[in-house]
RNA sequence: CCGCCGUCGCAGGGAGAGAGUGAUUCACCAUCACCGCCGAAGGCGCAAAUCCCGGAACCGCUCAGGCACAAGAACCGGCGACGCAGG
Numbered sequence: 001c002c003g004c005c006g007u008c009g010c011a012g013g014g015a016g017a018g019a020g021u022g023a024u025u026c027a028c029c030a031u032c033a034c035c036g037c038c039g040a041a042g043g044c045g046c047a048a049a050u051c052c053c054g055g056a057a058c059c060g061c062u063c064a065g066g067c068a069c070a071a072g073a074a075c076c077g078g079c080g081a082c083g084c085a086g087g
Base pairs, nucleotide, nucleotide: 001087002086003084005083006082007081008080009079010078012076013075018035020034021033022032023031036067037066038065042063043061044060045059
């Protein structure tokens, strides 16, 4: 100096499910109640790896969150910084 990979930051792409009903409000948003849904924030659960421990997910659960728009969103690549195999 180059640089697999990792972490962080920035911007981008990014699915699903009632614009539900009632109350409330001039109306919208929000809030409460009721019914119906979604899963890709987070969380919880589980297989194999001969016993024990342990053990993943975009699988399951749906506590939380979400169900017009917005916001959020696992994940993906891009740019940069730091670290770090290797050359």
Molecule: Glycine riboswitch aptamer
Organism: Pseudomonadota bacterium